This is a predicted structure of an 89-nucleotide RNA (c-di-GMP-I riboswitch aptamer) from Lysobacter daejeonensis GH1-9.
RNAcentral records the identical sequence in 2 taxa.
RNA sequence: GGUACGAAAUGGCACGGCUGGCGUAGCCAGCUUCGCAAAGCUUCGGGUCCGGACGCUCAGGAGGAGUGGCGGGCGGCCGGGUUACCUCA
Numbered sequence: 001g002g003u004a005c006g007a008a009a010u011g012g013c014a015c016g017g018c019u020g021g022c023g024u025a026g027c028c029a030g031c032u033u034c035g036c037a038a039a040g041c042u043u044c045g046g047g048u049c050c051g052g053a054c055g056c057u058c059a060g061g062a063g064g065a066g067u068g069g070c071g072g073g074c075g076g077c078c079g080g081g082u083u084a085c086c087u088c089a
Stems, first nucleotide, its partner, number of pairs: 012036002016032007034076001040082003044079003047074005054068005
């Protein structure tokens, strides 16, 4: 000098709650903060949630119920991919 690990520091995100908005799940904004070293990003795989819409059936009809395909959501459910801050002894 380099590499690995690593206290500490600067910050970051924001479960849940409250308020407002949109909505089916859930999302957005503000305040607060349970936690998180990727709790940054990304639905490729798994998992799980929704059925507001559409088709069919109950039924002659509304509300309603069931079902089907399909669509949508959850990245703080897990895995994968990808990007990234600081570091004494």